[in-house]
Predicted 3D model of an 86-nucleotide RNA (SAM riboswitch aptamer (S box leader)) from an Actinomycetes bacterium. The prediction has a mean pLDDT of 81. Lineage of the source: Bacteria > Bacillati > Actinomycetota > Actinomycetes. The model forms 96% of the base pairs in the Rfam consensus. The sequence was found by an Rfam model in a public genome assembly. Rfam family: SAM riboswitch aptamer (S box leader). Rfam describes the family as follows. The SAM riboswitch is found upstream of a number of genes which code for proteins involved in methionine or cysteine biosynthesis in Gram-positive bacteria.

RNA sequence: CGUUCAUCCAGAGCGGUAGAGGGACCGGGCCCGAAGAAACCGCGGCAACCAGGAAAAUCCAGGUGCCAAUGCCCGAGCGAUGAGGA
Numbered sequence: 001c002g003u004u005c006a007u008c009c010a011g012a013g014c015g016g017u018a019g020a021g022g023g024a025c026c027g028g029g030c031c032c033g034a035a036g037a038a039a040c041c042g043c044g045g046c047a048a049c050c051a052g053g054a055a056a057a058u059c060c061a062g063g064u065g066c067c068a069a070u071g072c073c074c075g076a077g078c079g080a081u082g083a084g085g086a
Stems, first nucleotide, its partner, number of pairs: 001085001003084006013043005021032003026075004044067003048064003052060003071078001
């Protein structure tokens, strides 16, 4: 860059700063939010993919990722993450 493959009904939040939005986009719903949204920081947690170790079907721990609700739901399109490829 965006091509290939896989997954997207499991799991896991507190504090500080901040101050009105957020659940990616469009249409329609529904929901979260001044009992504090987004964002950033600190600490904590989860265990999906890849790689490793131990040994036994689980555990440890590294690179990413993630931590309301099925990617919140429906329609259309798409998006996100991981691993590979050029």